[in-house]
Context: one part of a larger RNA
RNA sequence: GCCUGAACGCUGGCGGCAUGGCUAAAACAUGCAAGUCGAGGGAGAAGGGGGCUUCGGCCCCUGGACACCGGCGAAAGGGCGAGUAACGCGAUCGAACGUGCCCCGAGGUAGAGGAUAGCCGUGGGAAACUGCGGGUAAUACUCUAUAAGUUCCAAGGAAGAAAGCUCCGGCGCCUUGGGAGCGGCGAUCGUCCUAUCAGGUUGUUGGUGGGGUAAAGGCCUACCAAGCCGAAGACGGGUAGCGGGUGUGAGAGCAUGGCCCGCCGCAUCGGAACUGAGACACUGUCCGGACUCCUACGGGAGGCUGCAGUAACGAAUCUUCCGCAAUGCGCGAAAGCGUGACGGAGCAAUGCCGCGUGUGGGAUGAAGCGGUUACGCCGUGUAAACCACUGUCAGGACUUAGGAAGAACUGACCGAGUCCAAAGGAAGGGCCGGCUAAUCUCGUGCCAGCAGCCGCGGUAAUACGAGAGGCCCGAGCGUUAGGC
Numbered sequence: 001g002c003c004u005g006a007a008c009g010c011u012g013g014c015g016g017c018a019u020g021g022c023u024a025a026a027a028c029a030u031g032c033a034a035g036u037c038g039a040g041g042g043a044g045a046a047g048g049g050g051g052c053u054u055c056g057g058c059c060c061c062u063g064g065a066c067a068c069c070g071g072c073g074a075a076a077g078g079g080c081g082a083g084u085a086a087c088g089c090g091a092u093c094g095a096a097c098g099u100g101c102c103c104c105g106a107g108g109u110a111g112a113g114g115a116u117a118g119c120c121g122u123g124g125g126a127a128a129c130u131g132c133g134g135g136u137a138a139u140a141c142u143c144u145a146u147a148a149g150u151u152c153c154a155a156g157g158a159a160g161a162a163a164g165c166u167c168c169g170g171c172g173c174c175u176u177g178g179g180a181g182c183g184g185c186g187a188u189c190g191u192c193c194u195a196u197c198a199g200g201u202u203g204u205u206g207g208u209g210g211g212g213u214a215a216a217g218g219c220c221u222a223c224c225a226a227g228c229c230g231a232a233g234a235c236g237g238g239u240a241g242c243g244g245g246u247g248u249g250a251g252a253g254c255a256u257g258g259c260c261c262g263c264c265g266c267a268u269c270g271g272a273a274c275u276g277a278g279a280c281a282c283u284g285u286c287c288g289g290a291c292u293c294c295u296a297c298g299g300g301a302g303g304c305u306g307c308a309g310u311a312a313c314g315a316a317u318c319u320u321c322c323g324c325a326a327u328g329c330g331c332g333a334a335a336g337c338g339u340g341a342c343g344g345a346g347c348a349a350u351g352c353c354g355c356g357u358g359u360g361g362g363a364u365g366a367a368g369c370g371g372u373u374a375c376g377c378c379g380u381g382u383a384a385a386c387c388a389c390u391g392u393c394a395g396g397a398c399u400u401a402g403g404a405a406g407a408a409c410u411g412a413c414c415g416a417g418u419c420c421a422a423a424g425g426a427a428g429g430g431c432c433g434g435c436u437a438a439u440c441u442c443g444u445g446c447c448a449g450c451a452g453c454c455g456c457g458g459u460a461a462u463a464c465g466a467g468a469g470g471c472c473c474g475a476g477c478g479u480u481a482g483g484c
Base pairs, nucleotide, nucleotide: 001484002483003482004481006480007479008478009477010476013355014354015353016352017351018350019348020347021313027310028309030308031307032306035072036071037070040069041068047062048061049060050059051058052057079266080265081264088191089190090189091188092187093186094185097183098182099181102179103178104177105176106175107174108173109172110144111143112142113141119134120133121132122131123130124129150159151158152157164171165170192238193237194236199229200228201227204226205225206224207223208222209221210220211219241263242262243261244260245256246255247254248253268289269288270287271286272285291302292301293300294299319345321344322343323342327341328339329338330337331336358389359388360387361386368380369379370378371377393425395420396419397418398417399416400415402414403413428473429472430471431470432469433454434453435452439468440467441466442465443464449456450455
């Protein structure tokens, strides 16, 4: 000098765009953050209309809620960086794999059956929840048939599938080949400090048989062999998510990884599997631990490292806001529904950028304050007053291009245009001994104090404090911390 997710002090007008718990991956009240499909299925409350009535109610039509079975989604999106020095990441290669939805191609979609939620009846429990009986549907479940292609094979043969709905347009379902995108796996090279860590290793290193996986493999297992790694640093200890990038620097380099994007890891701590195309699953399940809560003491409930918010910690970091109008995602044939993703608004000078706090004229160079020799004067200073003008921003009124994706409709929020009023509402901070740009007077008297370094202060201090003047920046200016 440049820089920062900054903080602190003094000060503070407006706008745009960004950014904002770096500390306790410590704990969390409350609300919301994942649903959707009636064109898969049965059923059907309230409401509306009509009829009957013994006035209790009953029946028909319409209507379609809360639930239930079923499908798809819930593995995405969002958060965080604890762990991890390699099972990660980055670069370049590779072979033994998987793939719902989407695209292209081939073939098929025949027949039969038994249940079970909901519902009805009746129990248990404080609750969470749950038992028994009856009965019902399906794109839920099972069996049979068929097999172009598929799988296995001792090459003869064997195994193995489907679901319907419809507004009649279509949408689906099953088998199989290919594709796209996505993912799993392997190799080489690179990837911080420490030798006051020198030897480490027994599934360890390799082989054979077997198992297991979507798939190669000690991935697992039995047996056999005795290997494998290591001063080019194994093993151990410390620290740390990695990259694109970012800061600085002429570069080489050094430092760094917040926001955004890619990858990885995690979801109260530890472990496990289930479902599924995909998870060993943040707002799923089970077990164990810690913690919190409810309880009728028998037993139960919970997980903000989602968005807001609370308390705690800390030098320090925001609203319990609006909207699905846009973009995207899930479901749906669609209308549409959902979405704290997202789009916006709010708070904070936290940063960057832009704008303003007026413009022109105006000398009795007023008063005040300060300085001063020779008392004449000099500085503040065109500064002010005063005159004329303009209308940025802020304020008020009216209108509505655009963001809407061009038939129409659709805007949370933003924007745009015209007019009105009026100089009005808008300047401070640090510094002035040298480095370093800017000095005089008074006060103080090694005191009080200053200070980044050198150093100032003990009676004339340009270095302390004040005033006047000046210098540098300017809605900021300084200080502290940290990086180059």